This is a predicted structure of a 125-nucleotide RNA (FMN riboswitch aptamer (RFN element)) from a bovine gut metagenome. The RNAcentral record of the sequence draws on MGnify. The model forms 100% of the base pairs in the Rfam consensus. The coordinates come from a structure-prediction model, not an experiment, and the mean pLDDT is 82.
RNA sequence: UUUCAGGGCGGGGUGAGAUUCCCCACUGGCGGUAUCGGGACGCGUGUCCCCAAGCCCGCGAACCGCAAAAGGCGGCCGACCUGGUGAGACUCCAGGGCCAACGGUUACAGUCCGGAUGGGAGAAA
Numbered sequence: 001u002u003u004c005a006g007g008g009c010g011g012g013g014u015g016a017g018a019u020u021c022c023c024c025a026c027u028g029g030c031g032g033u034a035u036c037g038g039g040a041c042g043c044g045u046g047u048c049c050c051c052a053a054g055c056c057c058g059c060g061a062a063c064c065g066c067a068a069a070a071g072g073c074g075g076c077c078g079a080c081c082u083g084g085u086g087a088g089a090c091u092c093c094a095g096g097g098c099c100a101a102c103g104g105u106u107a108c109a110g111u112c113c114g115g116a117u118g119g120g121a122g123a124a125a
Base pairs, nucleotide, nucleotide: 001125002124003123004122010024011023012022013021025111026110027100028099029059030058031057032056037050038049039048040047041046054098055097063075064074065073066072080096081095082094083093084092102114103113104112
C1' cells in the first nucleotide's frame, strides 16, 4: 500500500395487531491460553507445526462525555456452574444454566428494519 474482516425466527399458541409476548428452535467478531483431533521429525515416554473457549484474560464494535482537525482523548464495556478423566482443563467429555448496544415498530426484538455501500479488533499478500 492492496484485499479481506458477524451469525441467527423454522414450527406452534394468544391476539385486531407480535419473526418483538409464551412454548419449542436458532446464532456466537478478533488475539491469547490448551490434556480432543490431525501432521512432521525422533522413534524410548521427546520436540515442533496446524486446529481448538459466546460466558478465563485482553481487544473491537455499540453506547455516554469531551473535542470536532484527525481513523483524537476519556468513560462504559454482557454472561458458568456441577460431575468425570487427568500430573495439569473455568478450554475436553457429560449434565444443567446464563448472556447479547442504540433508534424504529399496529405489541416488549441477540435473530426484523435502520445508522451501515459505515467503523473495526485483526488476518493475508